[in-house]
């Protein structure tokens, strides 16, 4: 260069047109002399970016950007 998957939470992934989700982390309260261990509460994100389609876009569509593998 061409071709394929991929980029959503701190970190590992879910979700594919109509309020964004788990676990695992992290805070803050319970419980404890104190801690761990368990229990309550909290999402803690510009869903790489731009633009285009739609009433409505993480989701369709173009073009760039970043990892990954695969051709030459």
């Nucleotide at each position: 260069g061409c071709c394929g998957c991929g980029g959503u939470a701190g970190c590992u992934c879910a979700g594919u047109g109509g309020u964004a989700g788990a676990g695992c982390g992290c805070a803050u309260c319970c419980c404890u002399g104190a801690a761990g261990a368990g229990g309550a509460u909290g999402g803690c994100g510009u869903c790489g970016a731009c633009a285009g389609u739609u009433c409505g876009a993480u989701u369709c569509u173009g073009u760039c950007c970043c990892g990954c593998g695969g051709c030459a």

A computed fold for a 72-nucleotide RNA from a Candidatus Azambacteria bacterium, annotated as transfer RNA. Taxonomically the source falls in Candidatus Azamiibacteriota (Bacteria, Bacteria candidate phyla). It matches the Rfam family "tRNA". The family's RNA type in Rfam is transfer RNA. The prediction has a mean pLDDT of 80. The sequence was found in a public genome assembly.